[in-house]
This is a predicted structure of a 544-nucleotide part of an RNA (small-subunit ribosomal RNA, 5' domain) from a metagenome. Its mean pLDDT, the model's own confidence on a scale to 100, is 86. The full RNA is in RNAcentral, with records from SILVA. Its Rfam family is "Bacterial small subunit ribosomal RNA". Rfam links the family to the GO terms structural constituent of ribosome and ribosome.
Context: one part of a larger RNA
RNA sequence: GAACUAACGCUUGUGGCGUGUCUUAGUCAUGCAAGUCGAACGAGAACGCCCUCUUCGGAGGGUUAGUACAGUGGCGGACGGGUGAGUAACACGUGGGUAACCUGCCUUCGAGUUGGGAAUAACAUCCCUAACGGGGUGCUAAUACCGAAUGAUGAGGUGUGGCGCAAGCCGUCGCCUCCAAAGGUGGCCUCUACAUGUAAGCUGCCGCUCGAAGAUGGGCCCGCGUCGUAUUAGCUUGUUGGUGGGGUAAUGGCCUACCAAGGCGACGAUGCGUAGCCGGCCUGAGAGGGUGAUCGGCCACACUGGAACUGAGACAAGGUCCAGUCCCCUACGGGGGCCAGCAGUCUAGAAACUUGCACAAUCGACGAAAGUUGGAUGCAGCGACGCCACGUGGAGGAUGAAGCCCCUCGGGGUGUAAACUCCUGUCAGAAGGGACGAAGGCGCGGGUGCUAAUAUCACUCGUUGCUUGACGGUACCUUCAGAGGAAGCUCCGGCUAACUACGUGCCAGCAGCCGCGUUAAUACGUAGGGAGCGAGCGUUGUUC
Numbered sequence: 001g002a003a004c005u006a007a008c009g010c011u012u013g014u015g016g017c018g019u020g021u022c023u024u025a026g027u028c029a030u031g032c033a034a035g036u037c038g039a040a041c042g043a044g045a046a047c048g049c050c051c052u053c054u055u056c057g058g059a060g061g062g063u064u065a066g067u068a069c070a071g072u073g074g075c076g077g078a079c080g081g082g083u084g085a086g087u088a089a090c091a092c093g094u095g096g097g098u099a100a101c102c103u104g105c106c107u108u109c110g111a112g113u114u115g116g117g118a119a120u121a122a123c124a125u126c127c128c129u130a131a132c133g134g135g136g137u138g139c140u141a142a143u144a145c146c147g148a149a150u151g152a153u154g155a156g157g158u159g160u161g162g163c164g165c166a167a168g169c170c171g172u173c174g175c176c177u178c179c180a181a182a183g184g185u186g187g188c189c190u191c192u193a194c195a196u197g198u199a200a201g202c203u204g205c206c207g208c209u210c211g212a213a214g215a216u217g218g219g220c221c222c223g224c225g226u227c228g229u230a231u232u233a234g235c236u237u238g239u240u241g242g243u244g245g246g247g248u249a250a251u252g253g254c255c256u257a258c259c260a261a262g263g264c265g266a267c268g269a270u271g272c273g274u275a276g277c278c279g280g281c282c283u284g285a286g287a288g289g290g291u292g293a294u295c296g297g298c299c300a301c302a303c304u305g306g307a308a309c310u311g312a313g314a315c316a317a318g319g320u321c322c323a324g325u326c327c328c329c330u331a332c333g334g335g336g337g338c339c340a341g342c343a344g345u346c347u348a349g350a351a352a353c354u355u356g357c358a359c360a361a362u363c364g365a366c367g368a369a370a371g372u373u374g375g376a377u378g379c380a381g382c383g384a385c386g387c388c389a390c391g392u393g394g395a396g397g398a399u400g401a402a403g404c405c406c407c408u409c410g411g412g413g414u415g416u417a418a419a420c421u422c423c424u425g426u427c428a429g430a431a432g433g434g435a436c437g438a439a440g441g442c443g444c445g446g447g448u449g450c451u452a453a454u455a456u457c458a459c460u461c462g463u464u465g466c467u468u469g470a471c472g473g474u475a476c477c478u479u480c481a482g483a484g485g486a487a488g489c490u491c492c493g494g495c496u497a498a499c500u501a502c503g504u505g506c507c508a509g510c511a512g513c514c515g516c517g518u519u520a521a522u523a524c525g526u527a528g529g530g531a532g533c534g535a536g537c538g539u540u541g542u543u544c
Stems, first nucleotide, its partner, number of pairs: 001544004006540005013390006019383002021348001026346001028344001030343003035075003040072002048063006082301003092225007101218002106214008114148001116146002123138006154178006160171004183206006192199003227273003234264003239261008276298004280291004303324005326337004354380001356379003362376001363374004393423004403414004427485001429480005437471001440467003443463007488533005493514003499528005509516002
C1' cells in the first nucleotide's frame, strides 16, 4: 500500500446492488418448512337454508354434497434446504478403466394386455387403556394381493460360428428348461351381438407387462497430485497371497473354511497433531504466499452410538427398531420429543437480522387437465457491514464587517468566507398519474393426424372475448413550495502533507519506531490556524 463474513470509538442525508453466528455440531417455547391424485377403490357426514307434520318436546324429506374429515392404493417424502463435527482418505482434483455393474420417471422401437380366486382397511359392534394406542367378531372394493394360460429376441444350460493379448465377449444361429400383465376415462354406431340405441363391438387418450436401444443419474477400480511432526522407526495376523464356498447390481479378505508366509517402510511406513476438498477469492510485476464466507461442483453429517426394512435409488435431517444423554407428560403401569430447514428464544461472545408477504414469476412434487402444494424461490424488513452513485447549493460580493487568534501594537490571519444581491431545484417532503416483469389458462374459430366418422382426443395456428402481480400505488413521469431538512473524523517533531499562543513542569500525559515532558514543549492538554480523507474517518485484529 491492498484486502476483509470484521469488531470498537466519534459521526451520519438519500438510493441501487450485494452481504450478515467466524464463538456453542450448545439448549430450544411457538408457528410454518412434503405433499398430491376422486380419470385406481370402497364408504360418506354436519352446521346452515327450504318444505311437510307436530302432543310444541320434536320427527321426516330436499338441498348443502357424492362436498368435508378419515381409510385402501399409486407416485413423491433418497430431490430441494442446512451445517462442516468427523475425514490426511481414491474424500477431493485431474486423466483413464468397467470384457466386473445398476438406473424409477423420460425418448425411440418390437410384442402383448386372456381367464380366475381368496382376503383386508375404512365401516358396524364388543372390549382393554390415564394417555399413546391395542385386541375380538362381522361386512366390502380396487391399478392392493395370489394362482392359472400364453410367451421370445429375455434368463439358465448346452452345441456351434465369429472376435479379443487375455480373464472373456458377440451372433433375430440350433436344441432343452423357466418367467408377465390392470385397468381407468372420453366418443361413436363402420364391423359384431341384441336389432330402439346400447354393449363384452369400434375408436381416441392415460396406464400395465415382457424385451431391445438411448438419455440421464449413480456404484466400483486405477495412474498422478493433495498440511505439519523423525524430540514418532519400525508397522501388520484377515495381516499378504492362493483354492473352495458365501454375499452383492457388480470386482475384491467384502465374509468364511483350509493352505502358504507373506505385505508395507528412510522415495518416510506406523503413530501423533491439524484440516472438509475444489472452481475460485486476497495479495503480488510475476514466481510465489495466504485462504476456501457469499455463488457453483463433490464429499460427510443430522442429539450420541448401532442396525436393518421399504424402495429404481437410503442403511433415510422433519421414516422404523435398539441402547444412551437431556427435556416434557403420567392415573407411576407407561408414553412423547430432537431447528446443523425458515423465522424466533436462551446461552456463549468483541460480534451478525423479521416469530414479515406471496406462490405473480422460475423451478420441483403430484395430477389427463383445471389445479393443489413448496420458509425452494421471488420479494419486502433490519444493520454505513461492503461496493457504487448522488446530495448537503450556484454566480456575484470589501484593500476586507463583527467575533476569535497572533503581534515587534505598525499590523497580520480566519477571508469571498459571512452578511447582502441575483439564480437553480438534484435528493428528501407534498399532490396527481402510474408500469415492465404475463409467458400462460379458459372460451371461440381454422388446419393436420388417428378413425367408419364432420364425434372425441392429440398436435398446431389465429383470436374484437374472459382472466392471472407478492413486490406495489413501488419504480418512473408531471406539478408544487422553498436554500430551505442534510459534515464529519483523524492528524500537524522526523518517517509523513500540515505551526503558533497559552496551560503544565520527568507531573499530568503521549507513543507505530526513533523518542517527547525536569519553566519559553511546533511531540502532553486547550485554543486559533493548517493538512488529509469525506458519509464517513480513525483504532484494533488477520493475510499478502